[in-house]
RNA sequence: CGGGCGGGCCGGAUGACCGCCGGGCGCCUUAAAGGCGCCGGGAGGAAAGUCCGGGCUCCACAGGGCAGGACGCUGGGUAACGCCCAGCGGGGGCAACCCCGGGCAAGCGCAACAGAGAGCAGACCGCCGCGAAUUUUCGCGGUAAGGGUGAAAGGGUGAGGUAAGAGCUCACCGGCCGGGCGGGUGACCGCCCGGGCCAGGCAAGCCCCGUCCGGAGCAAAACCAAAUAGGGCGGCUAUAAGGCGGCCCGCCUUGCCGCCGGGUAGGUUGCUGGAGCCGUGGAGUAAUUCACGGCCUAGAUGAAUGGUCAUCGCCCCGGUCCCGGGGAACAGAACCCGGCUUACAGGCCCCCCGCCUG
Numbered sequence: 001c002g003g004g005c006g007g008g009c010c011g012g013a014u015g016a017c018c019g020c021c022g023g024g025c026g027c028c029u030u031a032a033a034g035g036c037g038c039c040g041g042g043a044g045g046a047a048a049g050u051c052c053g054g055g056c057u058c059c060a061c062a063g064g065g066c067a068g069g070a071c072g073c074u075g076g077g078u079a080a081c082g083c084c085c086a087g088c089g090g091g092g093g094c095a096a097c098c099c100c101g102g103g104c105a106a107g108c109g110c111a112a113c114a115g116a117g118a119g120c121a122g123a124c125c126g127c128c129g130c131g132a133a134u135u136u137u138c139g140c141g142g143u144a145a146g147g148g149u150g151a152a153a154g155g156g157u158g159a160g161g162u163a164a165g166a167g168c169u170c171a172c173c174g175g176c177c178g179g180g181c182g183g184g185u186g187a188c189c190g191c192c193c194g195g196g197c198c199a200g201g202c203a204a205g206c207c208c209c210g211u212c213c214g215g216a217g218c219a220a221a222a223c224c225a226a227a228u229a230g231g232g233c234g235g236c237u238a239u240a241a242g243g244c245g246g247c248c249c250g251c252c253u254u255g256c257c258g259c260c261g262g263g264u265a266g267g268u269u270g271c272u273g274g275a276g277c278c279g280u281g282g283a284g285u286a287a288u289u290c291a292c293g294g295c296c297u298a299g300a301u302g303a304a305u306g307g308u309c310a311u312c313g314c315c316c317c318g319g320u321c322c323c324g325g326g327g328a329a330c331a332g333a334a335c336c337c338g339g340c341u342u343a344c345a346g347g348c349c350c351c352c353c354g355c356c357u358g
Base pairs, nucleotide, nucleotide: 001354002353003352004351006350007349008348009347010346012312013311014310015309016308017307018306020042021041023039024038025037026036027035028034044330048341049340051339052338053337054336055335056217057216058215059214068213069212070211071210072209073087074086075085076084077083088101089100090099091098092097102208103207107206108205109202110201124147125146126143127142128141129140130139131138132137155173156172157171158170159169160168174198176195177194178193179192180191181190182189183188221269222268223267224266231260232259233258234257235256236255240254241253242252243251244250276295277294278293279292280291281290282289283288314327315326316325317324318323319322
């Protein structure tokens, strides 16, 4: 300098003025509301998708099981996780690095197209034998080395063997099963012995094994509480009217007033001080955690977070080395956290590969 589906980070800065939202203090008026002044605060790395996990709230619940769902190598972290860290095994890449993870020698099921044959495999070409014909070839049988098809064709190499061949037999290698020894907390790794010649793929198909899981969600939930209507109790009109009843007692209904309780509009709480942030130190490879010190850092509810300038930084254009003009990615809190995923102009740092130069 060029390249990198290599890793990580930032997401304009400072100041002034005018608004808007919410807070503290002071003064005035206060029944409350309100008014004025001062002080300090006001979107993000994803606030997003609402996909996981938790806190919190209400409801349900003796215990256990079934059903259903999610997850799945090992060890660790955490409030918890499907997340993170470290490792193990497999795969991809020259590399930095990235991706994947229980079980298919329990059972059932599935496999397009091509191909002779795809699940108790198979024979198109080829090879070999026999017969016919004997110029080509045809029929029957054997075979699975070689060719061909496919994502996948039932170990590989060599020797023996044979008509030709074949784990048919043998040696070595790979893989599998069983046993032993050594290392590691473990996943797993290394070595040795024996066995039988080999046992295909898919579980994001049913299924099997293990672990975890009650439901709904801040429009949760709680409190205060008009008007109107309805409810309960008491009093009054009242020895009232109506109904039940043959009549009395009794009971029910009707008016007004007071009290009580539920509850709508509305208001308040929940509502932001928290698994919080920053710094230093300790433990740990790390994720993380502990101790000490410091800080307070949005809380709207039809829902504020917006404009105008100035200086600087970045990008584009024009003159030209200093000016002029223009521009600003993805997006925007709503109970709060921990993650994952997705979107993103521009910029920074580290690492890997190649070339050149010293």
This is a predicted structure of a 358-nucleotide RNA (Bacterial RNase P class A) from Candidatus Adiutrix sp. It is recorded under the gene name rnpB. Model confidence (mean pLDDT): 77 of 100.